[in-house]
RNA sequence: GCGCGAGUGGCUCAGUGGUGGAGCGUCUCCUUGCCAAGGAGAAGGCCGCGGGUUCGAUCCCCGUCUCGCGCU
Numbered sequence: 001g002c003g004c005g006a007g008u009g010g011c012u013c014a015g016u017g018g019u020g021g022a023g024c025g026u027c028u029c030c031u032u033g034c035c036a037a038g039g040a041g042a043a044g045g046c047c048g049c050g051g052g053u054u055c056g057a058u059c060c061c062c063g064u065c066u067c068g069c070g071c072u
Stems, first nucleotide, its partner, number of pairs: 001071007010024004018055001026042005048064005
């Protein structure tokens, strides 16, 4: 330099154009004499960044950044 893949709550990951979810974690409450386990609820994201297409984009297109793999 070229090609491919990944980037989404604190972490690990879903989400194939129509209001962004789960598990774990965090906080509150219930249960218990206390802890743990269990139950209920809540907070936390505008989807790496910038453009484009579209009535509408996490999703499609272009550029760019970071990480990984391969080739030279």

A computed fold for a 72-nucleotide RNA from an uncultured Lachnospiraceae bacterium, annotated as transfer RNA. The sequence was found in a public genome assembly.